The RNA shown here (small-subunit ribosomal RNA) has 1374 nucleotides and comes from Halobium sp.
RNA sequence: AUGCUUAGUCGCACGGGUUCACAACCCGUGGCGAAUAGCUCCGUAACACGUGGCCAAACUACCCACCGGAGGACAAUACUCUCGGGAAACUGAGGCUAAUAGUCCAUAGGAGACGCAGACUGGAACGUAGCGUCCCUGAAAUGCUCCGGCGCCGGUGGAUGUGGCUGCGGCCGAUUAGGUAGACGGUGGGGUAACGGCCCACCGUGCCGAUAAUCGGUACGGGUUGUGAGAGCAAGAGCCCGGAGACGGAAUCUGAGACAAGAUUCCGGGCCCUACGGGGCGCAGCAGGCGCGAAACCUUUACACUGCACGCACGUGCGAUAAGGGGACCCCGAGUGCGAGGGCAUACUAGCCCUCGCUUUUCGUAACCGUAAGGAGGUUACAGAAUAAGAGCUGGGCAAGACCGGUGCCAGCCGCCGCGGUAAUACCGGCAGCUCGAGUGAUGACCGAUUUUAUUGGGCCUAAAGCGUCCGUAGCUGGCCUCGUCGGUCCGUCGGGAAAUCCACCUGCCCAACAGGUGGGCGUCCGGCGGAUACCACGGGGCUUGGGACCGGAAGACCCAGGGGGUACGUCCGGGGUAGGAGUGAAAUCCUGUAAUCCUGGACGGACCACCGAUGGCGAAAGCACCCUGGGAGGACGGAUCCGACAGUGAGGGACGAAAGCUCGGGUCUCGAACCGGAUUAGAUACCCGGGUAGUCCGAGCCGUAAACGAUGCCAGUUAGGUGUGUCACCCACUACGAGUGGGUGAUGCGCCGUAGGGAAGCCGCUAAACUGGCCGCCUGGGAAGUACGUCCGCAAGGAUGAAACUUAAAGGAAUUGGCGGGGGAGCACUACAACCGGAGGAGCCUGCGGUUUAAUUGGACUCAACGCCGGACAUCUCACCAGCAUCGACUGUAGUAAUGACGGUCAGGUUGAUGACCUCGCCACGAGCUACAGAGAGGAGGUGCAUGGCCGCCGUCAGCUCGUACCGUGAGGCGUCCUGUUAAGUCAGGCAACGAGCGAGACCCGCACUCCUAAUUGCCAGCAUGUCAUCUUGACGAUGGGUACAUUAGGAGGACUGCCGUGGCCAACACGGAGGAAGGAACGGGCAACGGUAGGUCAGUAUGCCCCGAAUGUGCUGGGCUACACGCGGGCUACAAUGGUCAGGACAAUGGGUUCCAACCUCGAAAGAGGACGGUAAUCUCAGAAACCUGGUCGUAGUUCGGAUUGAGGGCUGAAACUCGCCCUCAUGAAGCUGGAUUCGGUAGUAAUCGCGUCUCAGAAGGGCGCGGUGAAUACGUCCCUGCUCCUUGCACACACCGCCCGUCAAAGCACCCGAGUGAGGUCCGGAUGAGGCACUCGCAACGAGUGUCGAAUCUGGGCUUCGCAAGGGGGC
Repeated sequence: AUGCUUAGUCGCACGGGUUCACAACCCGUGGCGAAUAGCUCCGUAACACGUGGCCAAACUACCCACCGGAGGACAAUACUCUCGGGAAACUGAGGCUAAUAGUCCAUAGGAGACGCAGACUGGAACGUAGCGUCCCUGAAAUGCUCCGGCGCCGGUGGAUGUGGCUGCGGCCGAUUAGGUAGACGGUGGGGUAACGGCCCACCGUGCCGAUAAUCGGUACGGGUUGUGAGAGCAAGAGCCCGGAGACGGAAUCUGAGACAAGAUUCCGGGCCCUACGGGGCGCAGCAGGCGCGAAACCUUUACACUGCACGCACGUGCGAUAAGGGGACCCCGAGUGCGAGGGCAUACUAGCCCUCGCUUUUCGUAACCGUAAGGAGGUUACAGAAUAAGAGCUGGGCAAGACCGGUGCCAGCCGCCGCGGUAAUACCGGCAGCUCGAGUGAUGACCGAUUUUAUUGGGCCUAAAGCGUCCGUAGCUGGCCUCGUCGGUCCGUCGGGAAAUCCACCUGCCCAACAGGUGGGCGUCCGGCGGAUACCACGGGGCUUGGGACCGGAAGACCCAGGGGGUACGUCCGGGGUAGGAGUGAAAUCCUGUAAUCCUGGACGGACCACCGAUGGCGAAAGCACCCUGGGAGGACGGAUCCGACAGUGAGGGACGAAAGCUCGGGUCUCGAACCGGAUUAGAUACCCGGGUAGUCCGAGCCGUAAACGAUGCCAGUUAGGUGUGUCACCCACUACGAGUGGGUGAUGCGCCGUAGGGAAGCCGCUAAACUGGCCGCCUGGGAAGUACGUCCGCAAGGAUGAAACUUAAAGGAAUUGGCGGGGGAGCACUACAACCGGAGGAGCCUGCGGUUUAAUUGGACUCAACGCCGGACAUCUCACCAGCAUCGACUGUAGUAAUGACGGUCAGGUUGAUGACCUCGCCACGAGCUACAGAGAGGAGGUGCAUGGCCGCCGUCAGCUCGUACCGUGAGGCGUCCUGUUAAGUCAGGCAACGAGCGAGACCCGCACUCCUAAUUGCCAGCAUGUCAUCUUGACGAUGGGUACAUUAGGAGGACUGCCGUGGCCAACACGGAGGAAGGAACGGGCAACGGUAGGUCAGUAUGCCCCGAAUGUGCUGGGCUACACGCGGGCUACAAUGGUCAGGACAAUGGGUUCCAACCUCGAAAGAGGACGGUAAUCUCAGAAACCUGGUCGUAGUUCGGAUUGAGGGCUGAAACUCGCCCUCAUGAAGCUGGAUUCGGUAGUAAUCGCGUCUCAGAAGGGCGCGGUGAAUACGUCCCUGCUCCUUGCACACACCGCCCGUCAAAGCACCCGAGUGAGGUCCGGAUGAGGCACUCGCAACGAGUGUCGAAUCUGGGCUUCGCAAGGGGGC
């Protein structure tokens, strides 16, 4: 769009048409209805709603009850007929006619005025009622009939409905504080059903407002609904009551009722029809459509029920209503099967498959009942487990995985906390499990949790929060006694508080949801009547304890004004005096020869007020300090005085209010923002120094803020003490008789400690932060922000009030343990200093690391605590790297091949750097495997030391770390473990709410130093003997017998314990000194060495989880590399020389090693070494000549007779092999280097320094490591300054622990916001113009006439206020 919804109904009001007639039907007049029902929530903050009253200020059709009536007369008209206009809608002229339609007269009646009378109701007569008079107005349908009735008119009353007034109640904003001219009232009118400024004329100037007017925003109100224990908080969907609206507005007719939208007229905007002249429409009725949107159904059936309209009635109509259809939208109920046996599989539980049996709600089919018709539903029969399960979750909160795979801070998850960076119970899947179940989850909103807006029921010292202080208005609160009133309060009773909703019981649908009945409750409230009088309130009277007044003496940096004084300082003048002064960490700027600083005498100036002086005093706070005088104020004490509740607090308001700042005028000594210099510094717009303007001071005014703090509002009452101090009063004692001293009591101030109690704790504790009462102010996570906008104040600076967007999971308090500090205290250390000695850093070389290079220069370790370290020096090996070559798969499956011989070995040739590895080609023996693919292994010096074991380094050459019981604390935790003294030591002693204990320290073990005992070979040889050699005397040789003395070796014992003396200390621990002693206070040097930490180091010693490679990241071989070289760093060696070099001669060790080894001795060689060879498995033999040292010579300060790098030549050794890349010898060559910058290392005694020796590694190769002995100092006997460690204490915004945390600018990007020239759109108010229409009046017989006045929608236009959008540019924030 379209259809439907009251163009409904009535023939018992009437006329006509149709019909042969009746019936029925149709058109019109007429009556009633159409103001109900249904829909919606725009507007409205209002008598709109709710509730209770009032109308003495009202109306009410239909309905009910009662009383009384309906007399007479008359004029029209619709439909229809005739004729027109118009596209249509509609409309004109003429003619006929009826009524329960209309008109006139009468009566009843009604309204008003006046008079009489003075009755009734009532809170009150203006009401009602009576009598009289006047005036005005003024009913009816004697209809219809089916003869039963239905109707008509007037009055009174009722019922119903409506209108009006009113008390009380219910949103937000004060960044809305003043609003209002019909505004408030009066008089008189108009208007209405009715009161009223509702409207009008005149008069007056009122009225509302902090108990929130006005303005702005939002919003229909209520019964009720959700939630909550409740109080509340949030909502107003469905259903019911009320209101409002019907496209936006305005107006009107009819009517009992409307200002009516399924009535009319007009304006505006929209749509439709049109013949362009003109017409029509209004779904926020039911369906339905479009649009919008996250979001919402069928263009169904019936008037059978319930109701409504009409009708006498039958009945008719009704998208009201009753029904059906659609939607898991909500609530409720049910189902999706039950049982048995067997098999497979399984650690268990679970599971899978097969067979058999049972049931049939539901589903399907059929019939009947059901209904207006159906559907649903019911009854019966048949068939078949058939037709029927998902969603979320499994880290915690929170029920359920320490399963697998994937991913690897990626992808992703996550309400919050938080998961994910290679072993993810947290992501994505699988499996398993858990919770609900026709649902399960997600999202949004509300309530609860939240005592997190606190009335119930919170707070404000430090967490957010007490106004800077006082005065005081409104308000709130208020002492004792008594009388009255009864407003609050309480009790009783009556009325209301609709129904539904809610609760209990009963009942109806199989149950339930749902519905019905009965009762209760709710509505927390309002009203009437009666009563109580304790309390509150109000009124009257009294009281004195609160408060105030008065008097007395005393105290006080209380205030204001005036006067006086003091030192210091500055300047000037005079005198003296000479070279500096001043200043600092150190300096400089600065002052000074025109005489400073300094000493001294004086003058002037401004500011200030030492000592007394004090956890003393006073004041509301800010604040107040030399002395005196005058004036003023307050508090405390005492009083036998007076008033008599006069009080407390205090929103607004007012006053005072440090410093700085501002205005005007003075003043200006000092000090001193800004500023100028000098320093410091990387810089230094600072700290330090020299100057210095405003200011600091005074007068007058402004500002009004501070960590204005006790971070603690004011007032009143109650609740242990102790100890000081200020003031007053009283008492006692002493007395020097003093305003004396001492003690006590009471009051009032100011402090400290502390009980109960409080508090999160720190702490508070009669001066409360305890226990109570009254009043005020303030707080509600952090940031944005005390900012923006607005307003008020201010000369300005700025102050007061005071947000939001956005952002964030914390911000914060108190305390605890650590760690840290350019905090404090105590103690300690040669990986600290100081004192001293010697080095490194400069040179050359060796070696390690980085870097670079390279085919590879394998890898690890990076402050101490990586860098001569892993690994003890790598030619091959080692070896992990690079180039090349070669080689290897236990076991299983599948396929192929193989007794016609698999696999294996091999001559020759080829290939190769080399090889039966491979190819060609033969041969040999043997007897069962072999090949390919797919898995799976061996192996891996491949990854992860941040997955690990073990081992090691460092903290730590430290002295700490804990436990049991008790005690303290809400707790973390503390105590013990602290303090004092002492120690190397948490070692010991004393004290102590601690008493004990453990691991560490110590003790213990080893070595070394002294003595003794035992023992005596391979050691030793004093004494005895022998032998050999050299020999003039005599000496040498442990070679031999012997011996075991000494030395030595190796087993045991002793010794050292502050034991003794003195001093100090506490009659302690202990310290210092001394004696004796080989050794003296741990003798010295080692071993061992706590709880733990360092994600320290090592997967490359081995072990080992996971990952990876798996014919290569496995295995082997050859060659190369790890040895490179513009450079940087670490550790060493050798030097730079004369305390030395060189030559010659001479002396003295210890530790160790040795059979693939050490090798005497001999020969050769210049040497390295070579050829032989005794002895040795070692106190036997050997390596093996120690060197520095001593004696003598030489060199003479020089790049040397220093120094030895580098290079050349010759030779030797090991080894398969010295080219890359070894060591040694000889000759030659002869570099740098003349003592090393900043900085840095070691050492306190047999140490440093210096000298050599041995050993490890090892075929060879020591400048390295580990040991050994020789020579052998200096300095300190302290300290905490540097670096660190331990303990106590303190601060902390750190806890990954100061290599911490963290601030601001700047750069880049984003987001929201503020200002903003302007621009656009609304809302509202005040004007002007035009003006539909209404009302009133005048003229007019009347008009669909004119005029005047007034109201006035809408349109145009000007201005004010206000809201929103956009905006160049500017601004801060996150």